The RNA shown here (Glycine riboswitch aptamer) has 97 nucleotides and comes from Cohnella luojiensis. The source organism's lineage runs through Bacteria, Bacillati, Bacillota, Bacilli and Cohnella.

RNA sequence: AUGAUGGUAGUGGGAGAGAUUACCGGUUCGAGAGGUAACGCCGAAGGAGUAAGCCCAUACGGGUGAAUCUCUCAGGCAAAAGGACCGCUAUCGGACG
Numbered sequence: 001a002u003g004a005u006g007g008u009a010g011u012g013g014g015a016g017a018g019a020u021u022a023c024c025g026g027u028u029c030g031a032g033a034g035g036u037a038a039c040g041c042c043g044a045a046g047g048a049g050u051a052a053g054c055c056c057a058u059a060c061g062g063g064u065g066a067a068u069c070u071c072u073c074a075g076g077c078a079a080a081a082g083g084a085c086c087g088c089u090a091u092c093g094g095a096c097g
Base pairs, nucleotide, nucleotide: 006092007091008090009089010088011087012086013085018039020038021037022036023035024034040077041076042075046073047071048070049069053064054063055062056061
């Protein structure tokens, strides 16, 4: 010298929704990115809400309580970035044997 749940780091995969419209600005010209406003959408960073159950209580009620469900505050709607989740590697740790 087995090495679980879990944590950290690296790496690979990773969906959805207007390259919307108007103005500004920049540019030799044009487009994109950027800023402001308007309307339309997405749900898989984050956030919020919620069931069963459990606890308290004579009761009414109260507390706790998950999400990929719901909401859409934030975020996002070509690319880039981000991205729940999953795989692999390394490491921490040490349940079990």